Predicted 3D model of a 73-nucleotide RNA (transfer RNA) from a Bacillota bacterium. The source organism's lineage runs through Bacteria, Bacillati and Bacillota. Model confidence (mean pLDDT): 80 of 100. Its Rfam family is "tRNA". The same sequence occurs in records of 2 taxa. RNAcentral holds the sequence, with entries from ENA.
[in-house]
């Protein structure tokens, strides 16, 4: 420099263009317990990297650009 690929709860990772954006660990409360652990129960956490653009409607299609991985020169 040029090509690909990745970005979504804290971490790991889902998410046919239309349902309130969701699971798993992990947090906070509860319930058992003698007290923890495991269990069941509930609840809290999100600018979907950032901007712009299509579109009646974008996490999702399209440009930029920012990180982060991998070729290739």
């Nucleotide at each position: 420099g040029c090509g690909c690929c990745u970005g979504u709860a804290g971490c790991u990772c889902a998410g046919u263009g239309g349902a309130c954006a969701g699971a798993g660990c992990g947090g906070u409360g509860g319930a058992c317990u003698c007290c923890g652990g495991a269990u069941c129960c509930a609840c809290a956490g999100g600018u979907c990297g950032g901007a712009g653009g299509u579109u009646c409607a974008a996490g999702u299609c399209c440009u930029c650009u920012c990180g982060g991985g991998c070729g290739c020169a």